Large-subunit ribosomal RNA, domain II from a bacterium, 693 nucleotides, folded computationally. RNAcentral holds the full RNA, with entries from ENA.

Context: one part of a larger RNA
RNA sequence: GCCAGCGAGUUACUGGCUGUGGCGAGGUUAACCCACUUUAGUGGGGAAGCCGUAGCGAAAGCGAGUGGUGCUAACUGCGCCCAUAAGUCGCAGUCAGUAGACCCGAAGCCGGGCGAUCUAACCAUGGCCAGGGUGAACCUGCCUUAACAGGUGGGGGAGGCCCGAACCGGUGAUCGUUGCAAAGAUCUCGGAUGAGCUGUGGUUAGGAGUGAAAGGCUAAUCAAGUUCGGUGAUUGCUGGUUCUCCCCGAAAUGCCUUUAGGGGCAGCCUCACCUUAUAAGGUGAUGGGGGUAGAGCACUGAUAGGGCAAGUUCACCGAUAGGUGAGCAAGUCCUUUCAAACUCCGAAUACCAUCACCUGUUCGGUGGGAGUGAGACAGUGGGGGAUAAGCUCCAUUGUCAAAAGGGUUACAGCCCAGACCAUCGGCUAAGGUCCCUAAAUCCAGCCUAAGUGGUAAAGGAGGUGGAGUUACAUAGACAACCAGGAGGUUGGCUUAGAAGCAGCCACCCUUUAAAGAAAGCGUAACAGCUGACUGGUCGAUACAACUCUGCGCCAACAAUUUAACGGGGCUUAAGGUUGGUACCGAAGCCAUGGCUUCCACUACAAACUGUAGGGGAGGGGUAGGGGAGCAUUCCCUGGCAGUGAAGGUGUUCCGUAAGGAAUGCUGGAGCCAAGGGAAGAGAGAAUGCUGGC
Numbered sequence: 001g002c003c004a005g006c007g008a009g010u011u012a013c014u015g016g017c018u019g020u021g022g023c024g025a026g027g028u029u030a031a032c033c034c035a036c037u038u039u040a041g042u043g044g045g046g047a048a049g050c051c052g053u054a055g056c057g058a059a060a061g062c063g064a065g066u067g068g069u070g071c072u073a074a075c076u077g078c079g080c081c082c083a084u085a086a087g088u089c090g091c092a093g094u095c096a097g098u099a100g101a102c103c104c105g106a107a108g109c110c111g112g113g114c115g116a117u118c119u120a121a122c123c124a125u126g127g128c129c130a131g132g133g134u135g136a137a138c139c140u141g142c143c144u145u146a147a148c149a150g151g152u153g154g155g156g157g158a159g160g161c162c163c164g165a166a167c168c169g170g171u172g173a174u175c176g177u178u179g180c181a182a183a184g185a186u187c188u189c190g191g192a193u194g195a196g197c198u199g200u201g202g203u204u205a206g207g208a209g210u211g212a213a214a215g216g217c218u219a220a221u222c223a224a225g226u227u228c229g230g231u232g233a234u235u236g237c238u239g240g241u242u243c244u245c246c247c248c249g250a251a252a253u254g255c256c257u258u259u260a261g262g263g264g265c266a267g268c269c270u271c272a273c274c275u276u277a278u279a280a281g282g283u284g285a286u287g288g289g290g291g292u293a294g295a296g297c298a299c300u301g302a303u304a305g306g307g308c309a310a311g312u313u314c315a316c317c318g319a320u321a322g323g324u325g326a327g328c329a330a331g332u333c334c335u336u337u338c339a340a341a342c343u344c345c346g347a348a349u350a351c352c353a354u355c356a357c358c359u360g361u362u363c364g365g366u367g368g369g370a371g372u373g374a375g376a377c378a379g380u381g382g383g384g385g386a387u388a389a390g391c392u393c394c395a396u397u398g399u400c401a402a403a404a405g406g407g408u409u410a411c412a413g414c415c416c417a418g419a420c421c422a423u424c425g426g427c428u429a430a431g432g433u434c435c436c437u438a439a440a441u442c443c444a445g446c447c448u449a450a451g452u453g454g455u456a457a458a459g460g461a462g463g464u465g466g467a468g469u470u471a472c473a474u475a476g477a478c479a480a481c482c483a484g485g486a487g488g489u490u491g492g493c494u495u496a497g498a499a500g501c502a503g504c505c506a507c508c509c510u511u512u513a514a515a516g517a518a519a520g521c522g523u524a525a526c527a528g529c530u531g532a533c534u535g536g537u538c539g540a541u542a543c544a545a546c547u548c549u550g551c552g553c554c555a556a557c558a559a560u561u562u563a564a565c566g567g568g569g570c571u572u573a574a575g576g577u578u579g580g581u582a583c584c585g586a587a588g589c590c591a592u593g594g595c596u597u598c599c600a601c602u603a604c605a606a607a608c609u610g611u612a613g614g615g616g617a618g619g620g621g622u623a624g625g626g627g628a629g630c631a632u633u634c635c636c637u638g639g640c641a642g643u644g645a646a647g648g649u650g651u652u653c654c655g656u657a658a659g660g661a662a663u664g665c666u667g668g669a670g671c672c673a674a675g676g677g678a679a680g681a682g683a684g685a686a687u688g689c690u691g692g693c
Stems, first nucleotide, its partner, number of pairs: 001693006011099013026051003032045005055062002068080004102240002105237001109230006120204009129194001131163003134159001138155006167191003172187004206222001208218003243629006253266005267372002269369006280359009294345001295343002300339003304335005311328007375400010405416003420594004425590003431584003434568003440581001442580006453570001459554002463551008480537005486510003491505003519530003595619005601613005630682001632679006638672003647666008
């Protein structure tokens, strides 16, 4: 891991509700007794007790037709109730309470034992430490000293001394890590006469021992050993919880919570009964209140510029009064702007009400049973954040959750659309129609040239299309070419020079068709070359200055490989846009057949309803509620079986399903219909348990 077997809402008592049965103003026995049969019941007895038939009051007490009772001096008051009567005892289902209470699962707490053959410490008694080195005290020869002291040689052999085996230890590294080993191996390293190591026997223990102290050790176990018991401890936590079909179908919210992943009440779901007969939903009309969006500045504030201006600061004049000027400036006027906590105003929606129509099983009440109280994303209106987040918190709608199908390459939350079953029938939705790939290489007209399409901004640009404004033009525009572009004058100043053109000032006048005291190049300064401006040539648009707008361009950089259309590929098979026709396309809709639920009706049978018929409305579904069934084991009545039971294994058939029947082979002794009854009553999951492989 697989297979097989086992494996989880039970039982007792009490209570609520529902169904059903008995009796009924009553209902009912308990222990116990008797009888009969039999080992478990049946029948009879047994009203003690319990519930009900009356309530109110703390009680005394009072007590239901002018209602009862308590409060009160009293009630037209207040509280609780009564009256028009239904209960009670079984059985079943369901839920709750008390019990282990659906099953498995803690770490733990407490009690009694058992442990010091491991290890810690201690007690008693034994054992062990190769070899080498150093050379204390002390003694002594000699030298020396007045004598000590001192020096030197010899002897001597101290030490938690030195080096290093045994022995004890365990420093570093490598190997080992399903090992040789539940702590080892190799190399290396520390101690090695000591607080040394060690044998044997003994003592101390569980909140206790022992501890040169690490919470260490106390038998591979230690922040409290182990074992048995209390014990099925408790667990708001995790996991698991076994057959089928039918109907309905949530919640992830509010308030409170030592509460936040748990609960209580409410909300939302379901079932039964009751009431009402439209109370519900939709559409339309009418009538309401409002202070949001927007707008506004009349209030409250904020706000830019200007005028007037009390006041105030500074300077000056003056003599202290006062005057003048400058700055600031309340206030006021004009113009301008802003506001969630501003409003002279003010919608759309929403909400409430009435009426009409449509749907119509729908609203409401009482009671039984729940689950939920982690929500997610998307659109819209907002708060927080950074007008960040697949962020967070509200509101509102939708989807997912609990929803399959089609579209979106893939993709819970987007778009379309809500799957009872069947069909090799049809029509459509979103989205599509060149090939992959079902359907248009469809029709008519624009735009784009960037593979834009098929990522992105500020910003930039004679890309290109459309619309428009102003100005110019046959009295000749625009471009090009030809010609002119002059005189006073080299303006004045400055300067070495300054002559249109270094700089400063001025920028006039004349001749003219026109020509600046000069727009650019140029010279040392002049000169020279253009341009402005004018005429001519030419002959129709020119494109001078702008605005709006469609599509495109640049800006544009990422890691294995094109890789920013799903691909091929496309200049339309694109993006955008306008108009049109056709087709494809889903579990949508229609068609045909079938199953089933509910509603009203009809017929038949019948009392709690059933069957049949046609009609109407339905049948996605997690938590969850309700209904109907299948199978297993045992019991009662009746049957089957060696002329072959159950079981096994094939085949065929029946039922919507759980399942059922027949039959061949096998098997070799038990088994079962129908109607009831009772449960150790259904397995794939629990790192489930046991066994096998």